[in-house]
């Protein structure tokens, strides 16, 4: 250095171009002598950045960036 892949909530991970969503955490509160467990409600988003296309973008074009995988070339 070429190719392909991942990027979304504190972590793991969804989402036919058409309201951004679960599980675990966290918060609170039931319950309990306490804890844990358990049940209820409930906070938590610049969809890695920036630009296009489109009525309309987490999804599609193009640039970058971090991170892996692979191949090649130095040596």
């Nucleotide at each position: 250095g070429g190719c392909c892949c991942a990027c979304u909530a504190g972590c793991u991970c969804a989402a036919u171009g058409g309201u951004a969503g679960a599980g675990c955490a966290g918060u609170u509160g039931a319950c309990u002598c306490u804890u844990a467990a358990u049940c209820a409600a409930u906070u938590g988003g610049u969809u890695g950045a920036g630009c296009g296309u489109u009525c309309g973008a987490g999804c599609c074009g193009c640039u970058c960036g971090u991170g892996g995988g692979u191949c090649a070339c130095c040596a």
Predicted 3D model of a 75-nucleotide RNA (transfer RNA) from an uncultured Anaerolineales bacterium. It matches the Rfam family "tRNA". Its family is annotated with triplet codon-amino acid adaptor activity in the Gene Ontology.